The RNA shown here (small-subunit ribosomal RNA) has 1471 nucleotides and comes from a metagenome.
RNAcentral holds the sequence, with entries from SILVA.

RNA sequence: CAUGCAAGUCGAACGAGAAGCAGUAGCUUGCUACUGUGGAAAGUGGCGAACGGGUGAGUAACACGUAAACAACCUGCCCUUGUGGAUCGGGAUAACAGCGGGAAACCGUUGCUAAUACCGGAUAUGCUCACAGUGCCGUAUGGUACAGUGAGGAAAGGUGGCCUCUGUUUCAUGCCAUCACCCAAGGAGGGGUUUGCGGGCUAUCAGCUUGUUGGCGGGGUAACGGCCCACCAAGGCGAUGACGGCUAGCCGGCUUGAGAGAGUGGCCGGUCACACUGGAACUGAGACACGGUCCAGACUCCCACGGGAGGCAGCAGUAGGGAAUUUUCCGCAAUGGGCGAAAGCCUGACGGAGCGAGACCGCGUGGAGGAAGAAGGCCUUCGGGUCGUAAACUUCUGUUGUAGGGGAAGAAAUGAUUGCAUUCUAACAGGGUGUAGUUUUGACGGUACCUUACUAGAAAGCCACGGCUAAUUAUGUGCCAGCAGCCGCGGUAAUACAUAAGUGGCGAGCGUUGUCCGGAUUUAUUGGGCGUAAAGGGCGCGUAGGCGGAUCUAUAAGUUAGAGGUGAAAGCCCAGGGCUCAACUCUGGAACUGCCUUUAAAACUGUAGGUCUUGAGUACCGGAGGGGAAGGUGGAAUUCCUAGAGUAGCGGUGAAAUGCGUUGAUACUAGGGAGAACACCGGUGGCGAAGGCGACCUUCUGGCCGGUAACUGACGCUGAGGCGCGAAAGCAUGGGUAGCAAACGGGAUUAGAUACCCCGGUAGUCCAUGCCGUAAACGAUGGGCACUAGGUGUCGGGGGUAAAUGCACCCUCGGUGCCGGAGUUAACGCAUUAAGUGCCCCGCCUGGGGAGUACGGUCGCAAGAUUAAAACUCAAAGGAAUUGACGGGGGCCCGCACAAGCGGUGGAGCAUGUGGUUCAAUUCGAUGAUACGCGGGAACCUUACCUGGACUUGACAUCCUGUGCAAACCAUAGAGAUAUGGCGUUCUGUAGCAAUAUAGACGCAGUGACAGGUGGUGCAUGGCUGUCGUCAGCUCGUGUCGUGAGAUGUUGGGUUAAGUCCCGCAACGAGCGCAACCCUUGCCGUUAGUUACCAGCACUUAGGGUGGGUACUUUAGCGGAACUGCCUGUAAGAACAGGAGGAAGGUGGGGACGACGUCAAGUCAUCAUGCCCCUUACGUCCAGGGCUACACACGUGCUACAAUGACCAGUACAACGAGACGCGAUACCGCGAGGUGGAGCAAACCUCUUAAAACUGGCCCAAGUUCGGAUCGAAGUCUGCAACUCGACUUCGUGAAGCUGGAAUCGCUAGUAAUCGCAAAUCAGCUUAUUGCGGUGAAUACGUUCCCGGGCCUUGUACACACCGCCCGUCACACCACCCGAGUUAAUUGCACCCGAAGUGGCUGACCCAACCGUAAGGAGGGAGGUCCCUAAGGUGUGGUUGGCAAGGGGGGUGAAGUCGUAACAAGGUA
Repeated sequence: CAUGCAAGUCGAACGAGAAGCAGUAGCUUGCUACUGUGGAAAGUGGCGAACGGGUGAGUAACACGUAAACAACCUGCCCUUGUGGAUCGGGAUAACAGCGGGAAACCGUUGCUAAUACCGGAUAUGCUCACAGUGCCGUAUGGUACAGUGAGGAAAGGUGGCCUCUGUUUCAUGCCAUCACCCAAGGAGGGGUUUGCGGGCUAUCAGCUUGUUGGCGGGGUAACGGCCCACCAAGGCGAUGACGGCUAGCCGGCUUGAGAGAGUGGCCGGUCACACUGGAACUGAGACACGGUCCAGACUCCCACGGGAGGCAGCAGUAGGGAAUUUUCCGCAAUGGGCGAAAGCCUGACGGAGCGAGACCGCGUGGAGGAAGAAGGCCUUCGGGUCGUAAACUUCUGUUGUAGGGGAAGAAAUGAUUGCAUUCUAACAGGGUGUAGUUUUGACGGUACCUUACUAGAAAGCCACGGCUAAUUAUGUGCCAGCAGCCGCGGUAAUACAUAAGUGGCGAGCGUUGUCCGGAUUUAUUGGGCGUAAAGGGCGCGUAGGCGGAUCUAUAAGUUAGAGGUGAAAGCCCAGGGCUCAACUCUGGAACUGCCUUUAAAACUGUAGGUCUUGAGUACCGGAGGGGAAGGUGGAAUUCCUAGAGUAGCGGUGAAAUGCGUUGAUACUAGGGAGAACACCGGUGGCGAAGGCGACCUUCUGGCCGGUAACUGACGCUGAGGCGCGAAAGCAUGGGUAGCAAACGGGAUUAGAUACCCCGGUAGUCCAUGCCGUAAACGAUGGGCACUAGGUGUCGGGGGUAAAUGCACCCUCGGUGCCGGAGUUAACGCAUUAAGUGCCCCGCCUGGGGAGUACGGUCGCAAGAUUAAAACUCAAAGGAAUUGACGGGGGCCCGCACAAGCGGUGGAGCAUGUGGUUCAAUUCGAUGAUACGCGGGAACCUUACCUGGACUUGACAUCCUGUGCAAACCAUAGAGAUAUGGCGUUCUGUAGCAAUAUAGACGCAGUGACAGGUGGUGCAUGGCUGUCGUCAGCUCGUGUCGUGAGAUGUUGGGUUAAGUCCCGCAACGAGCGCAACCCUUGCCGUUAGUUACCAGCACUUAGGGUGGGUACUUUAGCGGAACUGCCUGUAAGAACAGGAGGAAGGUGGGGACGACGUCAAGUCAUCAUGCCCCUUACGUCCAGGGCUACACACGUGCUACAAUGACCAGUACAACGAGACGCGAUACCGCGAGGUGGAGCAAACCUCUUAAAACUGGCCCAAGUUCGGAUCGAAGUCUGCAACUCGACUUCGUGAAGCUGGAAUCGCUAGUAAUCGCAAAUCAGCUUAUUGCGGUGAAUACGUUCCCGGGCCUUGUACACACCGCCCGUCACACCACCCGAGUUAAUUGCACCCGAAGUGGCUGACCCAACCGUAAGGAGGGAGGUCCCUAAGGUGUGGUUGGCAAGGGGGGUGAAGUCGUAACAAGGUA
């Protein structure tokens, strides 16, 4: 907001009376008139329309709730009461008719008429008013009762009936009944007004108010009242929050919660407010009226443009808005309401139905059997498991459904009628009342329900499965896509994403979102805190307020108990009842924790009045003190000036420079000036409220302590606001200025250095006066009182003991420290000076950041202070303690860590490895220490790489089928792999006479399962290894301590190589490590002597060669030996130092041996292995090439640079080892590498095998050499299919760099370094490397300050990926919210003025008017008009508040890898 409906009814109030019906009359026989009946529509009149229904805009208010008050009130209909009334008159008017205006809405005028409409008179009570009284009552204004006088005020009839009374022809003006009417009194119910108490936020709203507060007198109202008016007074409200702003209907209740509470006010019920917006009155019992009136405004509609109409926040419905909310249904049958005498009419109230899983409740979608555990899906360890008795299948049932049949309750009545009883009455009439019978009424709805038949037939989804939280696997994806409530998942094995299977939960629902309560003692009344986590005001004085000593009496406000009233119903709870159950509903009870009244008690609190002295104060006597203010005085130092004397520096620093100084500084002496501060005393000592106070003297002045117990008699404590004080810095004015010193200048440092350091230096620091008002104003600890173990200092008093004092001891009051028990605390700690136990009062806190910021207010000269948010953002920020790690922290200790030494590397040439580069390929790995002569001696092979050529069940394994060959050898082609041909025709076992069969071996062919991969991932792994580190550590059990993490043990005092040992100790023990046990080496003994050895004996070719021997050496078995055992010293002991003896001495030397762990250390290319990937190739085979490249860089080595040497000649002495596909002797050949040859040896036998340095002699003579040997040329040797790319060696020739190596850096402490050679493994060959072996064989260590690494204790920490950590700010970029902002715009509100509709009220000359008075004139009264006050809307001006937009400005927040520095965390490198 279209449309429809939602409030009408009464003819028994009234006039008139249509249609229809009947009759009569007229007649033009179908018309008119009349009568009767009838009663529509409209009208007059009455009642209702103020109820019912809707909504929550406004309202923070007596609006609501609750309890009261009205002695300041009203009340229609209803009920009761009255020996109540109801009388006599009058004039109009609508309808209607005529005329007129208008498009319409509607209106005007003339004429007629009725009433329960209107008006007047009479009468009237116990009504109202006035007057002056009496009784009783009340806290009071006053109420009530009584009698008196005066004045004033009513009414209406209708219907039915009757004839007794009166009248009468009917019948009525009579009577009866009934419904209305009037006057009173009362009741019920309803309303009005007032009050106590209660329930929002905001103080960044602190002052508000002029009808305001009160009075007197009026007006007005139903009634009180500034409700309104005149006058008078100047009040009233407010920190217990006025005024203002924002928000909001209130309550019973509802949700939640153990409760206290918190949130909320939808349905139902009570109440208020509103009805398009604003204003106003009328009518009425009741309204300032949702479906009434008037006016103004906005909007919509009609219009003939003149003018009109409208108000769904009634029921449906429409449009729009929105995440979202229904049918333009049926019925008055029930309940209720209005009217009516009643029938009845009206009723979108209501009763029902419809729509919506929106809520609550109930029911179903089937039950039983059914294993070949079907098919299929998914998973799989490939065996199986699971979906799963689930399905199929068999059988049963029929709730629901479908179809047929039956079929309620809800209905009681009213009315009518027939009886009966009773009542009114003259009445047998009629009416009223009661009762019994009959009759009549169902929207829902043929609904609920019952019954018959039929079929498992038609009926299951949603969410979740990482933890919280019940429920897991596979695949896909690969920090992508995505998930997410919080923590957090996802970067190739995702229980977290997506899908599937399975599982869990709920189920006609499920999940999400939003809101509220809970958990949250996380605003704490119940029930929290403030030393360090957020939080004590900087300190005092003091107002309001809060709290307050002992005792007596009174009171009864608080308090407690009893009783009464109220606390509506519904709801909640309990017990029953009714719908099959339930939801739902009915009945009863309880409860409603509240408020009011009353009675009682008197302990406690309060109040009133006494008393007291212990709290508090006063007095008197003593006392200490950097307490404060003012004035004065003093010396030391500093600096300046003057003078003297004196000469080249002074000053300053890590080192310097700037600066000062030959115009004479600094240093020294003397004199003078100035300002500031007051050494020593000086002290966890004193005083003060705090800030703070320090030379001395004087004056003034505050507080404190002790003693005495004379006085007062609770006078007390705290303290919101308020007032005062308040370091430093800073500000203002005027002084002052020696030293110091922001800013500033200069010098250094530095990458820079607007700093740290140095030289200067102005404000300031000082004084006076006035501001500021803040500090880590800290004990990070508000004040007061009381109580609760001690010990020990110190300051100021007093007393006692003993004694003349003094010293000492004890007691006590007041301060100030330390330690510590109970207790307390998260812990640390506090602990009679509490952070303990209690009471009282104040202040403050509620996650971090934003932010102590913005805006506003107040203060200030300013700087700024104070009060003090939000948006946004994060999942933390923080405290205390613990374990580690770290420190440009500390202590102790160790190590070739430094130092002391010796020799190297880094420079040269070469070798070798790596990087880089190159390449078809230069395969791959190792990369600080802990990669780089490492895996790993690459010519082919190796080989993994590249090029080219080949193969595809494969080079290799297993299974199956067929076959019986095959291998070897030969030939041809080819680079070879390979291809073709030739030759050749098997073996073993068993059975059988044999043929043969069968099994196996071996080979070929075929088939597919599979093989194969040095392809990826060492960040999926096993194993092995490196490193810290051969460092001395790492842990456990029990006990104890701690809330706990953890601690203790393991720390401490000593000692050690050692957590080695001893002592001590809330620890006692134990394990892995250390050490020892093992190997080797050094000494001795014993046993055994061959291949070893040879002292003595014999032989000898002179060689232990032989006999012989086993003494020695030696070999290799077994033993011994060393244990701080002994002595001295130190010492408690462990142990250490020294000594003796001893081959060896304090672990004798060396080795193997490597704790818990660290480095996601290394290795998938030793091997093994999960997953992924390749499968005519990323597999396999072959040839050639490459791994050997070469501008360069690095590591590790070799050789050198020479005379401690090179070269030549001669001479001497080892050990470990190796050897048959081997070592290879004597001999011969070659300058040589080597060759020929082959004795011996599977080795204490033979061989490799001459060791070299060394020693002796000679030569070289300081040079790029007789050093050095690279490079190159030529010729060879050896290995090997093969030395071109690419081997080693030999001979001759060539003869490079290099003359001891910059910065830097490595190794080594004794048989070591250095130096010398030898052997072996790998190996066909090849070493400067590696691993071993022996020969010669040093120097130095004062010592632990420093560098590096490590161990223990301790300390700090904002680190824990652990300092290669963490982390701050500017700048740059992006986004977000906010603040300011020239202005602009909107809303709201204040003030002033203008205008001013409708309307009530006041006034009103003239105008108009039927009722009453009057003969009349006129009067009473009324109306219209006018005017005045008030006033809505509107207008103008000017303020306030709030919001939107805004150029530009500002800071803030957030954002994987931006820039600059390094401020903080450690002594963070300047605390």

It matches the Rfam family "Bacterial small subunit ribosomal RNA".
Model confidence (mean pLDDT): 83 of 100.